[in-house]
RNA sequence: CGGGGCGUAGCUCAGCCUGGUAGAGUACUGCGUUCGGGACGCAGGAGUCGCAUGUUCGAAUCAUGUCGCCCCGA
Numbered sequence: 001c002g003g004g005g006c007g008u009a010g011c012u013c014a015g016c017c018u019g020g021u022a023g024a025g026u027a028c029u030g031c032g033u034u035c036g037g038g039a040c041g042c043a044g045g046a047g048u049c050g051c052a053u054g055u056u057c058g059a060a061u062c063a064u065g066u067c068g069c070c071c072c073g074a
Base pairs, nucleotide, nucleotide: 001073002072003071004070005069006068007067010026011025012024013023020057028044029043030042031041032040050066051065052064053063054062
């Protein structure tokens, strides 16, 4: 320098191909249960979807550029 993969809740990830209310598990908070804890049950909070621009009525999703990490090639 060229090519490819990944980036979404504190953590691990799905959703993207086929645009239409952002989700799951776990963790956290509260309540119930218990003598208390754990386990279990119920409820709740938590996101500029790496960043910017564009396309579109509408973008996590499509296009372009860019940043970080990893792999391959030179």